[in-house]
Context: one part of a larger RNA
RNA sequence: CUGGGCGUAAAGCGCGCGUAGGCGGUUUUUUAAGUCAGAGGUGAAAGCCCGGGGCUCAACCCGGGAACUGCGUUUGAUACUGCUAGGCUUGAAUUCGGGAGAGGUGAGUGGAAUUCCCAGUGUAGAGGUGAAAUUCGUAGAUAUUCGGAAGAACACCAGUGGCGAAGGCGACUGACUGGACAAGUAUUGACGCUGAGGUGCGAAAGCGUGGGGAGCAAACAGGAUUAGAUACCCUGGUAGUCCACGCCGUAAACGAUGAUAACUAGCUGUCCGGGUUCAUAGAACUUGGGUGGCGCAGCUAACGCAUUAAGUUAUCCGCCUGGGGAGUACGGUCGCAAGAUUAAAACUC
Numbered sequence: 001c002u003g004g005g006c007g008u009a010a011a012g013c014g015c016g017c018g019u020a021g022g023c024g025g026u027u028u029u030u031u032a033a034g035u036c037a038g039a040g041g042u043g044a045a046a047g048c049c050c051g052g053g054g055c056u057c058a059a060c061c062c063g064g065g066a067a068c069u070g071c072g073u074u075u076g077a078u079a080c081u082g083c084u085a086g087g088c089u090u091g092a093a094u095u096c097g098g099g100a101g102a103g104g105u106g107a108g109u110g111g112a113a114u115u116c117c118c119a120g121u122g123u124a125g126a127g128g129u130g131a132a133a134u135u136c137g138u139a140g141a142u143a144u145u146c147g148g149a150a151g152a153a154c155a156c157c158a159g160u161g162g163c164g165a166a167g168g169c170g171a172c173u174g175a176c177u178g179g180a181c182a183a184g185u186a187u188u189g190a191c192g193c194u195g196a197g198g199u200g201c202g203a204a205a206g207c208g209u210g211g212g213g214a215g216c217a218a219a220c221a222g223g224a225u226u227a228g229a230u231a232c233c234c235u236g237g238u239a240g241u242c243c244a245c246g247c248c249g250u251a252a253a254c255g256a257u258g259a260u261a262a263c264u265a266g267c268u269g270u271c272c273g274g275g276u277u278c279a280u281a282g283a284a285c286u287u288g289g290g291u292g293g294c295g296c297a298g299c300u301a302a303c304g305c306a307u308u309a310a311g312u313u314a315u316c317c318g319c320c321u322g323g324g325g326a327g328u329a330c331g332g333u334c335g336c337a338a339g340a341u342u343a344a345a346a347c348u349c
Base pairs, nucleotide, nucleotide: 004320005319006318007303008302012317014201015200016199017198021194022193023192025088026087027086028085031082033081034080035077036076037075038074039073041071042070049065050064052062053061054060091191092188093187094186095184098181103177104176105175107173108172109171110154114150115149116148117147119145120144121143125136126135162169163168206247207246208245209244210243211242215241216240220236221235222234223233258316259315260314261313262312263311266294267293268292269291270290271289272288273287274286275285276284277283278282298305299304322349323348324347331342332341333340334339
């Protein structure tokens, strides 16, 4: 190299966009590069292989054949691939008017709750727990009523509901803006798929600068529990959580399942569209796109998957190769740092 794999055994990059490259619909034409056929040249000898011969045999040696799967030359073939030129419309895209949606960004607004502050009523407890205590309270707490302030999050609706490439997105309003979907008309005419490098996005925590700080709460303090209790429980409480800008670039970033396309029984729920029939609300049938449950063939070590495949195929990328050492050391790159990324070996079982 060939070969085997990647849901759970080792193995799908967290997710997009996209360069090179690889692969690529249908039809006619050109060419003959790939491809195929013929011819002749070369492919040293020895060796290997086959069948003979010579040393008494063998090793060894001699002569013959085959082979040397290759390379260039030449003559043809033209189905397929490529190249050339021209068409086509089903892939892809554009277009018109629609309906759906927590898709994104920035702005404004709202009510409930919580805490704090002022004032009123009111009096001895309140908190908290398995039980307590720390704690708060006669300097008037807890409870209750009015008023004010602040920050954060948006109950019900809410749904294996929706949207987004993923991370993720949930009060309301309007502004700007991305994508998907169904039906239809017209247009372009393969413009496509994948994607090494590259580039962008990327939860939480963490970092930098400046704000903000109600609640919650690492660290920390105290009270309990306990043999001990650097915990679980309780009372406090700082970073942080929030905002702006800039970093970090990782997660069980999970469907532990890469992307695209085609094909392969059904039944049933739900979301968003279209059509037909009947029609009072509406129902039945049908047809697209999503999202679930079950299930046949098939697949699977089994579990299970099963038109949203882990089935049957094709193209492209990524990754795996016994356990530990180790996702570590060293070096490189990136980062303010924390660290991230790339990534061994000795040794050992």
Predicted 3D model of a 349-nucleotide part of an RNA (small-subunit ribosomal RNA, central domain) from a wastewater metagenome. The RNAcentral record of the full RNA draws on SILVA. Model confidence (mean pLDDT): 90 of 100. It matches the Rfam family "Bacterial small subunit ribosomal RNA".